[in-house]
RNA sequence: AGAGUUUGAUCCUGGCUCAGGACGAACGCUGGCGGCGUGCCUAACACAUGCAAGUCUAGGAGAACGUUUCCUUCGGGAGAUUAUUAAACUGGCGAACGGGUGAGUAACGCGUAGAUAAUCUGCCCCUAUCACUGACAUAACGCUGAGAAAUCGGUGCUAAUAUCAGAUGAGGUGCUUCGGCAUCAAAGUUUUCGGACGGAUAGGGAAGUUUUCGGACGGAUAGGGAUGAGUCUGCGUCUGAUUAGCUUGUUGGUAAGGUAACGGCUUACCAAGGCUGCGAUCAGUAACUGGUCUGAGAGGACGAUCAGUCACACUGGAACUGAGACACGGUCCAGACUCCUACGGGAGGCAGCAGUCGGGAAUAUUGGUCAAUGGGCGCAAGCCUGAACCAGCAACUCCGCGUGAGGGAUGAAGGCCUUCGGGUCGUAAACCUCUGUCAGAAGGGAAGAAAACCGCCGAUUCGAAUAGGUUCGGGGGCUGACGGUACCUUCAAAGGAAGCACCGGCUAACUCCGUGCCAGCAGCCGCGGUAAUACGGAGGGUGCAAGCGUUGUUCGGAAUUAUUGGGCGUAAAGCGGGUGUAGGCGGCUUUGCAAGUCGGGUGUGAAAUCCCUGGGCCCAACCCAGGAACUGCAUUCGAUACUGCAUCGCUAGAGUCCCGGAGAGGAUGGCGGAAUUCCAGGUGUAGAGGUGAAAUUCGUAGAUAUCUGGAGGAACACCGGUGGCGAAAGCGGCCAGCUGGAACCAAUCUGACGCUAAGGCACGAAAGCGUGGGGAGCAAACAGGAUUAGAUACCCUGGUAGGCCACGCCGUAAACGAUGGAUACUAGAUGUCCGGAGGGAUCGACCCUUCUGGGUGUCGCAGCUAACGCAUUAAGUAUCCCGCCUGGGAAGUACGGUCGCAAGACUAAAACUCAAAGGAAUUGACGGGGGCCCGCACAAGCGGUGGAACAUGUGGUUUAAUUCGACGCAACGCGCAGAACCUUACCUGGAUUUGACAUCCUGUGACCGCCUCAGAGAUGAGGUUUUCUCUUCGGAGACACAGUGACAGGUGCUGCAUGGCUGUCGUCAGCUCGUGUCGUGAGAUGUUGGGUUAAGUCCCGCAACGAGCGCAACCCCUGUCCUUAGUUGCCAUCAGGUUAUGCUGGGCACUCUAGGGAGACUGCCGGUGACAAGCCGGAGGAAGGUGGGGAUGACGUCAAGUCCUCAUGGCCUUUAUAUCCAGGGCUACACACGUGUUACAAUGGAACCUACAAAGAGCAGCGAAGUCGCGAGGCGGAGCGAAUCUCAAAAAAGGUUUCUCAGUUCGGAUUGCAGUCUGCAACUCGACUGCAUGAAGGUGGAAUCGCUAGUAAUCGCGGAUCAGAACGCCGCGGUGAAUACGUUCCCGGGCCUUGUACACACCGCCCGUCACACCAUGGGAGCCGACAAGGGCAGAAGUCGCCGAGCUAACCUUCGGGAAGCAGGCGCCCAAGCUGUUGUUGACGACUGGGGUGAAGUCGUAACAAGGUAACC
Repeated sequence: AGAGUUUGAUCCUGGCUCAGGACGAACGCUGGCGGCGUGCCUAACACAUGCAAGUCUAGGAGAACGUUUCCUUCGGGAGAUUAUUAAACUGGCGAACGGGUGAGUAACGCGUAGAUAAUCUGCCCCUAUCACUGACAUAACGCUGAGAAAUCGGUGCUAAUAUCAGAUGAGGUGCUUCGGCAUCAAAGUUUUCGGACGGAUAGGGAAGUUUUCGGACGGAUAGGGAUGAGUCUGCGUCUGAUUAGCUUGUUGGUAAGGUAACGGCUUACCAAGGCUGCGAUCAGUAACUGGUCUGAGAGGACGAUCAGUCACACUGGAACUGAGACACGGUCCAGACUCCUACGGGAGGCAGCAGUCGGGAAUAUUGGUCAAUGGGCGCAAGCCUGAACCAGCAACUCCGCGUGAGGGAUGAAGGCCUUCGGGUCGUAAACCUCUGUCAGAAGGGAAGAAAACCGCCGAUUCGAAUAGGUUCGGGGGCUGACGGUACCUUCAAAGGAAGCACCGGCUAACUCCGUGCCAGCAGCCGCGGUAAUACGGAGGGUGCAAGCGUUGUUCGGAAUUAUUGGGCGUAAAGCGGGUGUAGGCGGCUUUGCAAGUCGGGUGUGAAAUCCCUGGGCCCAACCCAGGAACUGCAUUCGAUACUGCAUCGCUAGAGUCCCGGAGAGGAUGGCGGAAUUCCAGGUGUAGAGGUGAAAUUCGUAGAUAUCUGGAGGAACACCGGUGGCGAAAGCGGCCAGCUGGAACCAAUCUGACGCUAAGGCACGAAAGCGUGGGGAGCAAACAGGAUUAGAUACCCUGGUAGGCCACGCCGUAAACGAUGGAUACUAGAUGUCCGGAGGGAUCGACCCUUCUGGGUGUCGCAGCUAACGCAUUAAGUAUCCCGCCUGGGAAGUACGGUCGCAAGACUAAAACUCAAAGGAAUUGACGGGGGCCCGCACAAGCGGUGGAACAUGUGGUUUAAUUCGACGCAACGCGCAGAACCUUACCUGGAUUUGACAUCCUGUGACCGCCUCAGAGAUGAGGUUUUCUCUUCGGAGACACAGUGACAGGUGCUGCAUGGCUGUCGUCAGCUCGUGUCGUGAGAUGUUGGGUUAAGUCCCGCAACGAGCGCAACCCCUGUCCUUAGUUGCCAUCAGGUUAUGCUGGGCACUCUAGGGAGACUGCCGGUGACAAGCCGGAGGAAGGUGGGGAUGACGUCAAGUCCUCAUGGCCUUUAUAUCCAGGGCUACACACGUGUUACAAUGGAACCUACAAAGAGCAGCGAAGUCGCGAGGCGGAGCGAAUCUCAAAAAAGGUUUCUCAGUUCGGAUUGCAGUCUGCAACUCGACUGCAUGAAGGUGGAAUCGCUAGUAAUCGCGGAUCAGAACGCCGCGGUGAAUACGUUCCCGGGCCUUGUACACACCGCCCGUCACACCAUGGGAGCCGACAAGGGCAGAAGUCGCCGAGCUAACCUUCGGGAAGCAGGCGCCCAAGCUGUUGUUGACGACUGGGGUGAAGUCGUAACAAGGUAACC
């Protein structure tokens, strides 16, 4: 410090996720040792048991247990000691500390800085003074009573440091109800200069114990200190405005009361205040802080342990005591709960330490000691102390150590992998040599302990004292829970001590097996559907390590709330526009002040923590010391540039007077013409209207058309313009008056008067609403007609609200420049509108031109931007102010509130769900987008298919099997160039198991062949014949049989694991690269453009220049000529011969054959074209513009086809899915489709006669002549391995004759009979022949196919396969047309461009209802809680007040009583409780609303292309 994830790819926006750190953690697996820490985060739930606060020479009374003596009725009794005692009681001090918890509290609670001149303070310290004289009770105790108990009562006695009284301190004056009240002076101290203290009366105190008599410890008063506490104040301290108003002791005053103290703290009266947008009130949440975690920091989150503060102590209320409490281990009352009970009544409060139940994912021992530190009491010894110190449990955190070290290759065994060679675990192990940390055993063994106290010595002081005491110093003694612990030494022994997670990317680390969208994984992206580095296991590896992972939370990364440090044209985001209040910001200048600001000082910022330095535990963690720091607050001194405040001025901002001009600016009134419609009349006759085409509709009752006149409403053609005006919405005929604003030119005046603007206020298209008018055209709804599968639409005919006017509402729009307002600055160019100034020209308002101000456009530099784009009218550079945004959906929805008559508007969530949603641009693909171009693509033609019969293939069906594959074009006369057996893969049955076939090993033998029997055959049994080759004589080789195991075999699966081959787009003209350039980038350019071509063919231009694969050419056939060579070919000439024939000699001229060459290149001419490429025409030529045909198929697409040609990975099978055999099947047949053949006839059929080919094939072959048969064919066997022989007859054509339009002399299916041939064998199931039979079919609906010239059509011939079996296929020649205007349309393709929400790419994407399941949520008659507010009733305990006839120790007394007090009663306040009401919030709720998510459901097709009616608000 970043990374993954939206896309085919890119850049951006934006969310989600990860890597880091941390934890009082928990869970899973694992676990050796030690040190330092830490340990109920949940139920402030309930608690059994034990302990956690006592102590004391103040007091009196008095004597327990124990020990012991005596007596005894053996039950016990008495005495001594214990004893200045224990326990209990009165009294003092403490119990308000320490310890726990975080419920409440949003508060002066906490933090920080102050104030207290508004206060208190026990114990402690200092100073001063005092402690005199009396008195009355009471507990304990004795006796006695009540009660189960707790406890209580009566009576009698007694003490105090308990309690009470008196004494101990100055006045004057006035008044008096004799209680008092009022008032007054001086010195002095202090001060904030206001005052306070004092003067100061009044009132008010005391206590002793002990002693060695010195004292020690106490007591009282006053003042001071210290400490602690109370109170007040400034500032800071969470969220919600879907909480906007709150408050009646409330705010202030006066008086009184009350308090330690100020104060509405309380009461009475008076006034009507106080708080609040700088957030009152209400609601939710929360103890606060030092600090902790994180972060570069700023920040964010948290507030365990330690430390400071606060609050609480079962819940609520209350006071008492006290220095201090409204009191955790006190009291009273009420309530809930628990326990005891004799049912009458009582007891209790672990949020102290342990511990228990419960809750929970989860948190320890009912331990030891007061040795240390600290606390209480005590003079002290000492006692108490679950504070504390220790130990126990827990890997809970952090830190340290160990589980060994060195050598050791045969790279052992074994595991795993393997290309079978090997690799790896791996120097790892074994083995050798060492070491000894930890744990174990034995021995030794600290520090923590020094005070108090007790002796000794010395000094000091009291004292007569060398006695003793006080104080101090020196030295000694006593005291250890932990613990025989830390530590040290010795012994033995590598011996006892390694796991966990991960290994697809992020992210370090890879293979095999299993599984087969199953099981499972997953933080995100995503893996898994038979070759999974992603699941599970294994081997190996990586990381960390006594731990490792997971989960949770939090900070970071996240600049993803942006102060540091973001944005708002299109990604989320500028309010519809204005005006203006608060607020924020604000021109130049003088002087002053010093609030902000800056600097210095002072105080504080507790300690601990963090940081630095040093030190102590072996190190570290940990601990200690010092420093720094604590960024803050307060106070003080200073500075005055800037801001602020006050002030003297200024004119550049702003405003203002005057002149002339522009404008659909606004509102009001009036006027006008054109057009539509309607009404009346005339002319006139059968249609009109409307549409893609129609119909509804109107019209013979006279429409439409046309003419005249009239009525009425609405809107204002042309001008008219990215022209004008207005803040926006918006504004358009003409005229009049009324009225707002802006601009320009001059310059007058004011003197910052300015900018922005939360709330507020008025404005605000269309539609809509209310009331009343108006209503011509248009037109939601509605009706009808069409269209359609449907058509609640688009189209048509009608038509009501509405559109118009007046008044009043509504307050929203894609209210858009999707761009808030203001100011300043930053190249230009060119239009236009309105002003001003100058020049030219002119009679001139015109026109031309230059400058200048304002408005409105276009282009464009810098700059900005993700890009598109913006660019002086900024989206540039800056300042100020406002508004708004923070992933998509749910949702601009619900609830609440405000507004509205309503419709609805404004404000505005959450649960849940997804990993994206989005912007711009790129390349493709696509479009019922555009342009250009091509193709038998259409058109123009010719002939077919679709109808018939048959053949053949396919589907389907059937079957034991009908083997398998191929499925739009690009499967279907396809694989199959040929299924009777074989083929054959299928079925039935019969057999074989190292196998029908290959290699290796062992043994035997030649093998082969022939015969017989059984059998359907395979096969089995038997017989017969025969004695392989080489040799170094050992043996070897081939073959056959038998045997063993390695293995063979598979047309079994996967063409979606593959190679190879093939089809298709398409013989379409395209597909790319290098370098350069442009772009952030994907990419672009080149390859686009202008021409041209069959062509990315060529030319020109051009930030491109070149190149490659394709095109073309090179190759083959064919067309002309030349040359070479002539046998089997040919025969012109010569000769011979024949009925005839190159038949023969001869020849090679010609034809032909097959080698080589020539020829054609837009080369020539004319025109055209850009002086080009080229095109058009022409000449010559056998051929002319690629002459015709073939071969040749770019990058790629279709997971196209093929595992059944072959090859091949993996899987499966192995007495079977292999192999052999017989028979059957692949040939089935209600049906459907494809491809063909033959036809339907006269351009024909039949009969006879007569011509002319090319290309092929042939020895298990072609097979001649001859001969037999009606024929298929038979016999025959010449010739030929073929330019020689054979197949072989070419057919259509031509000639003659016949048939005469009919189911025929057309057509030939089907069937019967008889045959031929092939073959082991024609039943299933061959072809052909003859005779007989003679079906459908009369030119074929919708639809559809081929073909552009030697082509279509038509005619025959040959070949492959093959024993036989073509109407198929592949070739060959013969005869031989028609048409093409043209590119609008259909199909396919190429290039450019455009749109896109597509990229699996339109066979795409995608919307809504409905149906089903699940989830969360709103409404909901209601119902049940919780909390709060307020009203009423009630009123315990208790303080206070009043009464107090009852009762009473101290004092007074005139002895009657008084004073004082208690009980009791009443009153105010008031907790619980009861009862209405209201609010907030939550749970449940029949039913209901929408939402989300789900497998491949249903209906349509709304959007994305012009999405087929442009879309959207």
Small-subunit ribosomal RNA from an uncultured prokaryote, 1513 nucleotides, folded computationally. Model confidence (mean pLDDT): 83 of 100.